[in-house]
């Protein structure tokens, strides 16, 4: 150079194919119960403009096109 996999709450991983509410799990953070007290267990809560900039559309995490990082794999 080419191709294939990935970028989504503090960290981790689905959702995309098939557009329709920032939607789910686990770990962290939090307030609260439960306890003689801590863990564990139990109920709540914040926290994301979905790498970026552009297109399609009534509507885009998602379709499409460009770049930017990561990992493979071919030359």
């Nucleotide at each position: 150079a080419g191709c294939g996999g990935g970028g989504u709450a503090g960290g981790g991983u689905a959702g995309c194919c098939a557009g329709g509410a920032g939607u789910g799990c686990c770990c962290g953070c939090u307030g609260g119960g439960c306890u003689c007290a801590u863990a564990a267990c139990c109920c709540g809560g914040a926290g994301a403009c979905c790498a970026c900039a552009g297109g399609u559309u009534c509507a885009a995490a998602u379709c499409c096109u460009g770049u930017c990082c990561c990992c493979g794999c071919u030359a």
This is a predicted structure of a 75-nucleotide RNA (transfer RNA) from an archaeon. Model confidence (mean pLDDT): 81 of 100.